[in-house]
């Protein structure tokens, strides 16, 4: 420096549930509490997961103005898995 992590130190983060708030949802942001985390620290880039109120294709049933599936675009998630930056400590 890299790899690797201890019933070290000294800290740090915060799941579900509960209340306010945003929001169409997905999902977020204070609080509150701690299931877990050695990056549970940043970035949606590659996988996937979700949502989807408008718009847009295709399609069902409908028949002129509502209605239904899937999908596109767009959203979310870094506590799903790679990757990529950047980061304390220091036994074995």
């Nucleotide at each position: 420096u890299u790899c690797c992590g201890a019933c070290a130190a000294g800290g740090g983060c915060a799941a579900a549930c509960c209340c306010a708030g945003a929001g169409a949802a997905a999902u977020c942001u204070g609080g509150u509490g701690a299931c877990g985390c050695a990056a549970a620290g940043c970035u949606a880039c590659g996988a996937g997961u979700c949502c989807c109120c408008c718009u847009c294709u295709c399609g069902g049933a409908a028949g002129u103005a509502a209605u239904u599936g899937a999908g596109a675009a767009g959203g979310a998630c870094a506590g799903u898995c790679g990757a990529g930056c950047c980061a304390u400590c220091g036994a074995a």
Molecule: c-di-GMP-I riboswitch aptamer
Organism: Deltaproteobacteria bacterium